[in-house]
Molecule: small-subunit ribosomal RNA
Organism: Dyadobacter pollutisoli
RNA sequence: ACAAUGGAGAGUUUGAUCCUGGCUCAGGAUGAACGCUAGCGGCAGGCUUAAUACAUGCAAGGCGAGGGGGCAGCAAUGUCACCGUCGUACGGGUGCGUAACGCGUAUGCAACCUACCUAUCACUGGGGGAUAGCCCGGGGAAACCCGGAUUAAUACCGCAUAACACAGGGGCUCCACAUGGAGAUAUUUGUUAAAGAUUUAUCGGUGGUAGAUGGGCAUGCGUUCGAUUAGCUAGUUGGCAGGGUAACGGCCUACCAAGGCGACGAUCGAUAGGGGAGCUGAGAGGUUGAUCCCCCACACGGGCACUGAGAUACGGGCCCGACUCCUACGGGAGGCAGCAGUAGGGAAUAUUGGGCAAUGGAUGCAAGUCUGACCCAGCCAUGCCGCGUGCCGGAUGAAGGCCCUCAGGGUUGUAAACGGCUUUUAUUCGGGAAGAAGAGCAGGGAUGCGUCCUUGUGUGACGGUACCGAAUGAAUAAGCACCGGCUAACUCCGUGCCAGCAGCCGCGGUAAUACGGAGGGUGCGAGCGUUGUCCGGAUUUAUUGGGUUUAAAGGGUGCGUAGGUGGCUUUAUAAGUCAGUGGUGAAAUACAGCCGCUCAACGGUUGAGGUGCCAUUGAUACUGUAGAGCUUGAAACAAGUGGAGGCUGCCGGAAUGGAUGGUGUAGCGGUGAAAUGCAUAGAUAUCAUCCAGAACACCGAUUGCGAAGGCAGGUGGCUACGUUUGAUUUGACACUGAGGCACGAAAGCAUGGGGAGCAAACAGGAUUAGAUACCCUGGUAGUCCAUGCCGUAAACGAUGAGGACUCGCUGUUGGACUGUCACGGUUCAGCGGCUUAGGGAAACCGUUAAGUCCUCCACCUGGGGAGUACAGCUUAAGCAACGGUGAAACUCAAAGGAAUUGACGGGGGUCCGCACAAGCGGUGGAGCAUGUGGUUUAAUUCGAUGAUACGCGAGGAACCUUACCUGGGCUAAAUCACAAUAGAAUCACGCAGAAAUGUGUGAGCCAGCAAUGGCUGUUGUGAAGGUGCUGCAUGGCUGUCGUCAGCUCGUGUCGUGAGAUGUUGGGUUAAGUCCCGCAACGAGCGCAACCCCUAUGGUUAGUUGCCAGCACGUAAUGGUGGGGACUCUAGCCAGACUGCCUGUGCAAACAGAGAGGAAGGAGGGGACGACGUCAAGUCAUCAUGGCCCUUACGUCCAGGGCAACACACGUGCUACAAUGGGCGGUACAGAGGGUCGCUACUCAGUGAUGAGAUGCCAAUCCCAAAAAGCCGUUCUCAGUUCGGAUUGGAGUCUGCAACUCGACUCUAUGAAGCUGGAAUCGCUAGUAAUCGCGUAUCAGCUAUGACGCGGUGAAUACGUUCCCGGACCUUGUACACACCGCCCGUCAAGCCAUGGGAGUCGGGGAGACCUGAAGCAGUAGGUUAAAGACACUGUUAGGGUAAAAUCGGCGACUGGGGCUAAGUCGUAACAAGGUAGCCGUACCGGAAGGUGCGGCUGGAACACCUCCUUU
Repeated sequence: ACAAUGGAGAGUUUGAUCCUGGCUCAGGAUGAACGCUAGCGGCAGGCUUAAUACAUGCAAGGCGAGGGGGCAGCAAUGUCACCGUCGUACGGGUGCGUAACGCGUAUGCAACCUACCUAUCACUGGGGGAUAGCCCGGGGAAACCCGGAUUAAUACCGCAUAACACAGGGGCUCCACAUGGAGAUAUUUGUUAAAGAUUUAUCGGUGGUAGAUGGGCAUGCGUUCGAUUAGCUAGUUGGCAGGGUAACGGCCUACCAAGGCGACGAUCGAUAGGGGAGCUGAGAGGUUGAUCCCCCACACGGGCACUGAGAUACGGGCCCGACUCCUACGGGAGGCAGCAGUAGGGAAUAUUGGGCAAUGGAUGCAAGUCUGACCCAGCCAUGCCGCGUGCCGGAUGAAGGCCCUCAGGGUUGUAAACGGCUUUUAUUCGGGAAGAAGAGCAGGGAUGCGUCCUUGUGUGACGGUACCGAAUGAAUAAGCACCGGCUAACUCCGUGCCAGCAGCCGCGGUAAUACGGAGGGUGCGAGCGUUGUCCGGAUUUAUUGGGUUUAAAGGGUGCGUAGGUGGCUUUAUAAGUCAGUGGUGAAAUACAGCCGCUCAACGGUUGAGGUGCCAUUGAUACUGUAGAGCUUGAAACAAGUGGAGGCUGCCGGAAUGGAUGGUGUAGCGGUGAAAUGCAUAGAUAUCAUCCAGAACACCGAUUGCGAAGGCAGGUGGCUACGUUUGAUUUGACACUGAGGCACGAAAGCAUGGGGAGCAAACAGGAUUAGAUACCCUGGUAGUCCAUGCCGUAAACGAUGAGGACUCGCUGUUGGACUGUCACGGUUCAGCGGCUUAGGGAAACCGUUAAGUCCUCCACCUGGGGAGUACAGCUUAAGCAACGGUGAAACUCAAAGGAAUUGACGGGGGUCCGCACAAGCGGUGGAGCAUGUGGUUUAAUUCGAUGAUACGCGAGGAACCUUACCUGGGCUAAAUCACAAUAGAAUCACGCAGAAAUGUGUGAGCCAGCAAUGGCUGUUGUGAAGGUGCUGCAUGGCUGUCGUCAGCUCGUGUCGUGAGAUGUUGGGUUAAGUCCCGCAACGAGCGCAACCCCUAUGGUUAGUUGCCAGCACGUAAUGGUGGGGACUCUAGCCAGACUGCCUGUGCAAACAGAGAGGAAGGAGGGGACGACGUCAAGUCAUCAUGGCCCUUACGUCCAGGGCAACACACGUGCUACAAUGGGCGGUACAGAGGGUCGCUACUCAGUGAUGAGAUGCCAAUCCCAAAAAGCCGUUCUCAGUUCGGAUUGGAGUCUGCAACUCGACUCUAUGAAGCUGGAAUCGCUAGUAAUCGCGUAUCAGCUAUGACGCGGUGAAUACGUUCCCGGACCUUGUACACACCGCCCGUCAAGCCAUGGGAGUCGGGGAGACCUGAAGCAGUAGGUUAAAGACACUGUUAGGGUAAAAUCGGCGACUGGGGCUAAGUCGUAACAAGGUAGCCGUACCGGAAGGUGCGGCUGGAACACCUCCUUU
């Protein structure tokens, strides 16, 4: 510079990820319809259904300048039927039929026609006989018809003339070629024509030629779906002759031949007018065929011809049929798929309008006439386009609405009000078109005399419309859908898995941006949504532009036909291919420029393009074709070599079973354990001999061979193949391969053999809830052989065949070569492992590709229904099981692949824990206490419920507490704040009452200097109150896993990604504790440490503690002076760190009756609880959202209940006794508490306790006695001197009050219980066990509980197989609500579609037979002047008959299938799924399923072997 102007995605499978894959959405379009809404105009469009039936009107007539005649008129003249002539084959409608030369495109006709029109040549002479009309007569209801007489023509018929026409014959030239055609001629013979009218301008008539226009015929190519339609065809295919036609032709006839079409899809069936074009799409495509244009077909259904230039004729004819109408019943009439219109159908589609003014058509000399063609108008938002519904200003951000954290704020919103401006539109008034050019008539001019030019006159349905002007005045004019994501737009209320929404995902079970309403918002706007349909997105049928190891998809394997594809060199050709040129590709549409309606839609004009077809000229690289050659592909040959390759014969030993005989005696066999079974009639065991069938140990191997299936003792025969070497021969002979043919494990089938072992079915025994199974004992088909079928497998490398190319390492099998003979090297053909690049969704593949390419074949297109149904095919002489091909309705939004993180496993490895084991003591049995369940009740308030509820909330229910029940009251009420007001507060006494409360009487008059304050009543204002619901709306707090060692992050790196790495590995630890290694390096929360108590020492201090020494004193006592030594108290400090030694170890660390030390490897104990889990617990501690109650679900009071009692469970206490009980004596703690208190001491009481009294606000006094222990004594094995429940009586204390329902004391009573079944709990050292002491709560106490304190003080741990829990690594998974998971099948119930089905109803067309209208063709008959008609023959529409096939509807009954929160039976699959699973096949079983045979890994685990990688 030229060309090109164009291509977006999202949601949804999962815990998450990547992929595959379907479903859905956003866009555009529409002859649309429906819902809501609606101001105007322009331009377009308007029965998609019943080609259903049609009332009524109109849609094709014209010509008197062809003819005679009728009528009107005095006439001129006008008008009318008939004859004649032109038109009626155009225009207009519809899409039934048609899959066809119908249409499209391109050719051809040398095989044809063409009225009117144009040009041109020639002619137009002279006769004849009829007929309609009219007149007369007749028939009929009508439609209409018949007879007689008479008449004309541009009607009809001869005659003449005649060609360049037509037909035949003969020569010439040229062209073409399959037949042929054209031309020039003085060639020759024969045939054929006419019409006149008139106003004298003209208009006609006949024959020919040429043109134009319109048609006819033929051919190439293109033109829907179905193979579950595979064979079709007798005028069929061709020839010869004839007929017919405008013309070719089996178009028709006779004869002859036997052809013709078809896998490149004939025939049959289904569907459909075709094209230009429309919609969509980046395009390629896909889909459509309304309006407009071209072609075709049709005109009530069907058939037929006539007339004509043209028809097999929409508004002509004849016939048959159906239907409708008229009728005098004899007979007639009709065809809106023309324009309007009607009925019907339907979701749905308009006026029975105006005009021939324009354009066009018919006719005529013309004027003109006709024209539902056409031009206009009407109706409809049906579509496209345009305009408007106002514009500017205006913040007290008004009122109202809505929302909120509510004295207030936000939003609606400059929106409104209000002020100013404008006037498109609207209304009224006024003006007012273009579309018209003419023709004709009149005048003028030119002329080639045909005509042309010019002036005047004159013509508008639309329409007084468009348009223009003026006036009035914001005046007349906004809706629809949506607002969870996709997808722009959010809040409140109502509802409560209901009502409803939903295009997909999905919303709704009490806080719904998803339902309904509202406010607000978003989008579009005279429209907006919904529904239907098409394209797009969808590269989701992939030519452009897909795939097939595991997601859907490679045929089980080979041979090979058609077909497709094909090595190197060269020559020719030019079919494909490429280039140029010519023709065509209608117009409209689409595109570009310009122009016209004010713009636009719309329209005009010009241009470009039209990728196609045909013809022609050229090019020759590639492909094809023909020829010639070549050797590397392929094959052959020669020489080696290899093997479980195949078929067949013979031979062998071991084992098993059996038979016979011997030895021998009581069991054998079998299992988890057993039993069935065998055995004293002698088994098992063992020895000898014999028999039978089947299979071949070791070798043996990621070994070898084969196309696959498959092939294994040895040996002989036959046979096929691979490979190596040579480079001897041929010379592309090749590759693939739809159909086809062959082979094809196991099971199975048929016939005949054989039968040892094994073993479906079957039987028995076990197991079990059951056990049609797994295990055991038996056992038949079968397994084996021969012959024949079957034809399928996870027939797998889940990977088609062939060829080429692309780093390496290593092992091995079979050859060849080399060699320094080494365990070497090179090379070819195989079989394996690892790996680079590359590929892949990843796993993985990786010269044996799943890499990079080529050729050919096969197959796939969401899941289920279903490899099912139907149908036909296959197998066989005659079977079966079956095999192959292979749907649809319906239903779902998934189904799936690979990988990730978890969780789980009746998977594996490692490790830990009072987890087991080893021990000690308990629980489970008894009585009682206490809590729970259950039951009861007016109420037995509520909560907690495996571990992690149950002596828990409650660390203390007689009233209170208290939340529950019964009854009685109150209603701003019990309570608080503020204000006002009154009164001091308050106390005492009554009455009613169960009390609350109500009511009455009396006393009283506060503090403070004051301001003021305290208390009470009343009033007002404000706040109510709720242990009512929701712990699944929440905060806070708590339990548990678990004091388990884990949980994460930053950066980096790896991976498309989820994620991984770090955190794994080797060691070590109590510990993710530490060390080493390492694509990781660091860090955080946890661990540990820091804190507290305790164990040792030091130091400081010395009262209330202490008392060695000194002193005093006492009956005695730190009692006193004093002392700080000791104990102790309580501050500070020290000490322990594997620091030292030895050993092991790289280190960390571990070991050592080591040293030292009070303490040794975390010294003991406590506090401390990571990320998180359990929607764990608590709305009744408290707080709190929402909901609910408000003379009550609030609140006060009395009484009752929480304490009930057939029973069940948990946690405890006391026991069952002598290691004990009783009695007496006697010793030693710690930690606490105390003034509404603890109380010494004294007295009284048997005692609880009482009466006095003292000390102490506490290292001072008190509780306070510690108990077990020790000493002594008694009891002597018993329901007891054990045990103390229960009950009687009498008391004490607290308290308003001990009845329900307190504790204690004394006395009496004296129950069960003699060590506890299955099962189960705690504890590893100052622990268990055992003994007592204290405290909180509290008037008192149901405490045997809880929380603390000290005294005495053990046993055992081999060890980690097992049970439970946990941690880490790894593995499998169909789980992720995570195994309490998932999930299969029968049966039962409801709904839905569908197969079969006795039958029944209907459809379509061909063929067969019978009959046969009109018409056409023919003819020997009779008739006629002739033509013709009649008659007969043929053909044929239609009608009828019969069987079979085929398609569809219904169908008792029946089969399976699908779907459906909570039905039944089991548990098949997913983990080793508890018997590994699956595939094929066979048998069996309620069901999943089980078993046999063969196969697969898409099986886990362990061991061994081999191989590979790294060091």